[in-house]
RNA sequence: GCGGGCGUAGUUCAAUUGGUAGAAUAUAUCGUUGCCAACGAUAAGAUUGUGGGUUCAAGUCCCAUCGCCCGCU
Numbered sequence: 001g002c003g004g005g006c007g008u009a010g011u012u013c014a015a016u017u018g019g020u021a022g023a024a025u026a027u028a029u030c031g032u033u034g035c036c037a038a039c040g041a042u043a044a045g046a047u048u049g050u051g052g053g054u055u056c057a058a059g060u061c062c063c064a065u066c067g068c069c070c071g072c073u
Base pairs, nucleotide, nucleotide: 001072002071003070004069005068006067007066010025011024012023013022019056027043028042029041030040031039049065050064051063052062053061
């Protein structure tokens, strides 16, 4: 230099053919217990790496770019 893959909640991962993003875990509060742990209930937490484009509508499609990984030269 060329090609490919990945990037979503604090962490690990989902999200069907484009239709308004969830789970587990962690965190906070409450209940249970003499206390802790465990268990149960509830709540909060995301502009989907960044910037544009297409569309009524984009995590998803297109372009550029950043980071990480793999391969080729």
Predicted 3D model of a 73-nucleotide RNA (transfer RNA) from Endomicrobium sp. Its Rfam family is "tRNA". Rfam classes the family as a transfer RNA. Model confidence (mean pLDDT): 81 of 100.